[in-house]
The RNA shown here (c-di-GMP-I riboswitch aptamer) has 87 nucleotides and comes from an Atribacterota bacterium. Its Rfam family is "c-di-GMP-I riboswitch aptamer". Gene Ontology term of the family: cyclic-di-GMP binding. Its mean pLDDT, the model's own confidence on a scale to 100, is 89. It was read from a public genome assembly, where an Rfam model found it.

RNA sequence: AGUUGAUAAGGGCAAACUAUCCGAAAGGAUAGGACGCAAAGUCAUGGGUCUAAGGCAAUAAAUUGCUAUGACAGCCAGGCCGCCGAC
Numbered sequence: 001a002g003u004u005g006a007u008a009a010g011g012g013c014a015a016a017c018u019a020u021c022c023g024a025a026a027g028g029a030u031a032g033g034a035c036g037c038a039a040a041g042u043c044a045u046g047g048g049u050c051u052a053a054g055g056c057a058a059u060a061a062a063u064u065g066c067u068a069u070g071a072c073a074g075c076c077a078g079g080c081c082g083c084c085g086a087c
Stems, first nucleotide, its partner, number of pairs: 002087004012037002017032006035074001041080003045077003048072003054067005
């Protein structure tokens, strides 16, 4: 440097759920908690998914539909960066 995750050590992260807070919601933060994870580190670039405050449209109204500028990196690709071991 390349390939790789059998074994091992030091360890790391933390799903569901619960509490408090933020948010219109999706979702997020913190604490508890572990289903899992070798990139479950990071970046919304492509696809995908969720939400629809505001906007637009329909309606007499209730309401309904469309829409991301809001989210998800633990949905799939891709970029960047990184620990340990094996070959």